[in-house]
The RNA shown here (transfer RNA) has 74 nucleotides and comes from a Desulfohalobiaceae bacterium. Lineage of the source: Bacteria > Pseudomonadati > Thermodesulfobacteriota > Desulfovibrionales > Desulfohalobiaceae. It matches the Rfam family "tRNA". The family's RNA type in Rfam is transfer RNA. RNAcentral holds the sequence, with entries from ENA. The prediction has a mean pLDDT of 82.
RNA sequence: CGGGAUGUGGCGCAGCCUGGAAGCGCACUUGCAUGGGGCGCAAGGGGCCGCAGGUUCAAAUCCUGCCAUCCCGA
Numbered sequence: 001c002g003g004g005a006u007g008u009g010g011c012g013c014a015g016c017c018u019g020g021a022a023g024c025g026c027a028c029u030u031g032c033a034u035g036g037g038g039c040g041c042a043a044g045g046g047g048c049c050g051c052a053g054g055u056u057c058a059a060a061u062c063c064u065g066c067c068a069u070c071c072c073g074a
Base pairs, nucleotide, nucleotide: 001073002072003071004070005069006068007067010026011025012024013023020057028044029043030042031041032040050066051065052064053063054062
């Protein structure tokens, strides 16, 4: 320098192809239960999607540029 993959609550991931506005597990909070804790059960909070711009009635999703990490090539 060129090519590719990934980036989504605290952590690990799905959703993207096919636009209609975000979900799962763990963790966290409260309650039940226990002498207390763990396990279990019930309820609840937290992200507007790496950053910027564009298209569109509408963008995590499509397009462009950039950033970070990883891989391949020179």